[in-house]
Model confidence (mean pLDDT): 75 of 100. The RNA shown here (Bacterial RNase P class A) has 405 nucleotides and comes from a Balneolaceae bacterium. A source record names the gene rnpB. It matches the Rfam family "Bacterial RNase P class A". Gene Ontology terms of the family: dimeric ribonuclease P complex, ribonuclease P activity and tRNA processing. Rfam classes the family as a ribozyme. The organism belongs to Balneolaceae, within Bacteria.

RNA sequence: AAAGGUUUUCAGGCAAUCGUUCCGGCCACGGUCGGGAAGGAAAGUCCGAACACCUACGAGUACUGUACUUCCUAACGGGAAGAUUCCGGAUCAAUAACGGGAUAGCCAGUGCCACAGAAAACAGACUUCCCUUCAAAGUGGAGAAGAACGGGGUAAAUCCUCCUUCGCUGAAGCUUCGGAGGGUAAAGGUGAAAAGGUGAGGUAAGAGCUCACCGCCCCGGUGGUGACAUUCGGGGGCAGGGCAAACCUUACAGGGUGCAAGUUCACGCAGGUUGUGCGCCACUCGUCGCUAUACAACCGGGUAGAACGCAUACGAUCCCGAUGGCAACAUCGGGGCCAGAUAAAUGGUUGCCACCCCGACUUAUAGUUGGGGUACAGAAUUCGGCUUAUCGAAAACCUAAACAA
Numbered sequence: 001a002a003a004g005g006u007u008u009u010c011a012g013g014c015a016a017u018c019g020u021u022c023c024g025g026c027c028a029c030g031g032u033c034g035g036g037a038a039g040g041a042a043a044g045u046c047c048g049a050a051c052a053c054c055u056a057c058g059a060g061u062a063c064u065g066u067a068c069u070u071c072c073u074a075a076c077g078g079g080a081a082g083a084u085u086c087c088g089g090a091u092c093a094a095u096a097a098c099g100g101g102a103u104a105g106c107c108a109g110u111g112c113c114a115c116a117g118a119a120a121a122c123a124g125a126c127u128u129c130c131c132u133u134c135a136a137a138g139u140g141g142a143g144a145a146g147a148a149c150g151g152g153g154u155a156a157a158u159c160c161u162c163c164u165u166c167g168c169u170g171a172a173g174c175u176u177c178g179g180a181g182g183g184u185a186a187a188g189g190u191g192a193a194a195a196g197g198u199g200a201g202g203u204a205a206g207a208g209c210u211c212a213c214c215g216c217c218c219c220g221g222u223g224g225u226g227a228c229a230u231u232c233g234g235g236g237g238c239a240g241g242g243c244a245a246a247c248c249u250u251a252c253a254g255g256g257u258g259c260a261a262g263u264u265c266a267c268g269c270a271g272g273u274u275g276u277g278c279g280c281c282a283c284u285c286g287u288c289g290c291u292a293u294a295c296a297a298c299c300g301g302g303u304a305g306a307a308c309g310c311a312u313a314c315g316a317u318c319c320c321g322a323u324g325g326c327a328a329c330a331u332c333g334g335g336g337c338c339a340g341a342u343a344a345a346u347g348g349u350u351g352c353c354a355c356c357c358c359g360a361c362u363u364a365u366a367g368u369u370g371g372g373g374u375a376c377a378g379a380a381u382u383c384g385g386c387u388u389a390u391c392g393a394a395a396a397c398c399u400a401a402a403c404a405a
Base pairs, nucleotide, nucleotide: 003399004398005397006396007395008394009393010392012353013352014351015350016349017348018347020037021036022035023034024033025032026031027030039376043387044386046385047384048383049382050381051258052257053256054255056287057286058285059284060283061282063254064253065252066251067250068082069081070080071079072078083103084102085101086100087099088098104249105248109247110246111243112242113241126188127187129183130182131181132180133179134178136176137175138174139173143166144165145164146163150161151160152159196214197213198212199211200210201209215238216236217235218234219233220232221230222229223228262308263307264306265305271299272298273297274296275295276294277290278289279288315337317336318335319334320333321332322331323330324329354374355373356372357371358370359369360368361367362366
């Protein structure tokens, strides 16, 4: 503190007037008086609960969900503080405060990896590189191959040689092209991904093949509640590509239906057919309960009004303060009890003021005046979260390497 962030709060105010709804009082019974009347999200109905019903209790299987760590919470897929890693982020770049994503397990097993590419996981060999061999062409210009007996040499062999065969009608060697067999994974190329990186040695050419450094893995120590960290010690040439929103494994959690739950009263009705076990609404089993005046399915008939649930609610309640904790939050103390309809009330108009924007004028960091704007939205059994929408305003705190002043 122009810029960038985090958290919290507010969500125009006052008056007049005309109305709406709920509660209470009064009376002449439809009027009057008094009091209350939306939100931070009341929204989406995404997650978790309370509460109610399914007669009650339990076990297993299946299915579904969650998944770094430690805490918080009634609970949660929520929150807090952290770990590892990647990305974003102030006026280049890079970063700061801060923000966002991912993270149980593919050295338990099985499976999959399109296209391209030689090869996609107990690696592979297209081009290149290298070796051996065969053939041809060129060059070259005299050797080449083999070796029983004998000879030389030796500790004994390899070895040399006599000798044999081939060779100027062209030997060996060298070069080029092609075939066959093999080596290599360094280079090229493909791909989202190609089996550590750089350098040196080494080799026919190459390669952790060897070595140095870096990286990686394992064991131990140390620090941390833990995820994990480690500039600590030792060992290992390096195993182990990716996918679990593939099956699966591990751990934990989960019965279903939602206030049109459900209870009571009133009004009204006509029964019939089929089936036999039924109950927590996936399946199996156990206990227990009910069972033909029962239960279930279907067809037909009737009602669709009122009260409770539900709102003077005493609670996972709201506000303030203290204490503990980094925090979420917890404990203690004091105070408060404040919408409630059933097709749905909580609003309209006018004036003044406040804030922001635009224009005009003047005595111009100001004043006067005119116009415009002041959001998103709206309770429906009740809570805790998450997400989304929102004109704007305020407060506290955090960030400086550079740039501007």